[in-house]
Predicted 3D model of a 180-nucleotide RNA (Lysine riboswitch aptamer) from Sporolactobacillus putidus. Its Rfam family is "Lysine riboswitch aptamer". Rfam describes the family as follows. Riboswitches are metabolite binding domains within certain messenger RNAs that serve as precision sensors for their corresponding targets. The sequence was found by an Rfam model in a public genome assembly. The coordinates come from a structure-prediction model, not an experiment, and the mean pLDDT is 80.
RNA sequence: AGAGGAGGUAGAGGUUGCGGUGUUUAAGAUUAGCGCAUUGGAGGCAAAAGGAGGCCGUCGAACAUGCGUGAAAGGAAACAUCGCCGAAGUGCGCCCGGUUCCUUGCCGGGCGUGCUGGGACCGCUUCCGAACAGGGACGGGACUGUCACAUGGAAAUCCAUGUGAUGUGCUAUCGAUGGA
Numbered sequence: 001a002g003a004g005g006a007g008g009u010a011g012a013g014g015u016u017g018c019g020g021u022g023u024u025u026a027a028g029a030u031u032a033g034c035g036c037a038u039u040g041g042a043g044g045c046a047a048a049a050g051g052a053g054g055c056c057g058u059c060g061a062a063c064a065u066g067c068g069u070g071a072a073a074g075g076a077a078a079c080a081u082c083g084c085c086g087a088a089g090u091g092c093g094c095c096c097g098g099u100u101c102c103u104u105g106c107c108g109g110g111c112g113u114g115c116u117g118g119g120a121c122c123g124c125u126u127c128c129g130a131a132c133a134g135g136g137a138c139g140g141g142a143c144u145g146u147c148a149c150a151u152g153g154a155a156a157u158c159c160a161u162g163u164g165a166u167g168u169g170c171u172a173u174c175g176a177u178g179g180a
Stems, first nucleotide, its partner, number of pairs: 003177001007174005014085001017084009033069006043056003048104005088116012117144002121140003125136003145166009
């Protein structure tokens, strides 16, 4: 704290419910990279910025042009499959790993705590990125699930409309402590 139900079990929302994995496809891409040539004439190098160390460079660096060769990641769509309904996402704090090393950033993960019922749309901003794709924060008005209340439908645990709330919720079921 607790029969106005502690605690447990099982379920529902959605035709884009949430997340993971695999395959295929498109794009990425007249790309990056590499090779050769020309120009150039002292700087350049790692997945972003700065620094450190190291390496490359007048036996010719960066930039640029031409020719040849030529990927991939992340993200997207479809299908299949697995786990699920705080599914999951995210703010803050701390910790671990990756990016040559350090700081910041970025990518992945753990713990604590707060917020979000759900998916989409619009606006604004930010991250990643090739992007008009995708992720996040904030705001807005609708849609939708659940519950309560009110009104109406002959009645109803059904339906509709309206208002309010929102997952530590709701439905079903077992049921502790307590009471009669």